[in-house]
Molecule: TPP riboswitch aptamer (THI element)
Organism: Neorhizobium xiangyangii
């Protein structure tokens, strides 16, 4: 010098369902609990080309369940949001001294 991995700065992406009860000018809101999750509006989680974070296909099959993207398949299928550096660990190549 160069590369990985890691830290850090800053910026960017991203979802937020079900199902009871209670209220309420009421097929939604707000409240409280029950599911499943990392998260079910959090000053929080989660993800940023190494990309299964998350979207579309999808009002999709199949199971399971009071229900539900609850599980599985679809499915490494298409589409997704990045830069730079001061830290630390390893690698490698070059130089120069002994």
């Nucleotide at each position: 010098g160069c590369c990985c991995g890691u830290c850090g700065a800053c910026a960017g992406g991203g979802g937020c369902g079900u199902c009871u009860g209670c209220g309420c000018g009421g097929u939604g809101c707000g409240u409280a609990g029950g599911c499943u999750g990392a998260g079910a509006a959090g000053a929080a989680c989660c993800c940023u080309u190494u990309g299964a974070a998350c979207c579309u296909g999808a009002a999709c099959c199949a199971g399971a369940u009071c229900a539900u993207g609850c599980u599985g398949g679809c499915g490494g299928a298409g589409g997704g949001a990045g830069u730079c550096g001061u830290u630390c660990g390893g690698g490698c190549c070059a130089u120069u001294g002994a």